[in-house]
RNA sequence: GGGCUUGUAGCUCAGCUGGUUAGAGCGCUCGCUUCACAUGCGAGAGGUCCACAGUUCGAUUCUGUGCAAGCCCACCA
Numbered sequence: 001g002g003g004c005u006u007g008u009a010g011c012u013c014a015g016c017u018g019g020u021u022a023g024a025g026c027g028c029u030c031g032c033u034u035c036a037c038a039u040g041c042g043a044g045a046g047g048u049c050c051a052c053a054g055u056u057c058g059a060u061u062c063u064g065u066g067c068a069a070g071c072c073c074a075c076c077a
């Protein structure tokens, strides 16, 4: 330098060829249980869906550019 993949909650991830209030597990907070802790049960908080632009009545989803991470190839020393 070229190509491909990925970017969604604190962490790991889902989201089926655009449309309802964006979800799961773990973690966190509160309550119950206990003398207390753990386990268990119940409830809750937590998101500018990487950024900008475009298409569309409507974009987490499609397109372009940029940024970041990973993989492959090439080049140089």
Stems, first nucleotide, its partner, number of pairs: 001073007010026004019057001028044005050066005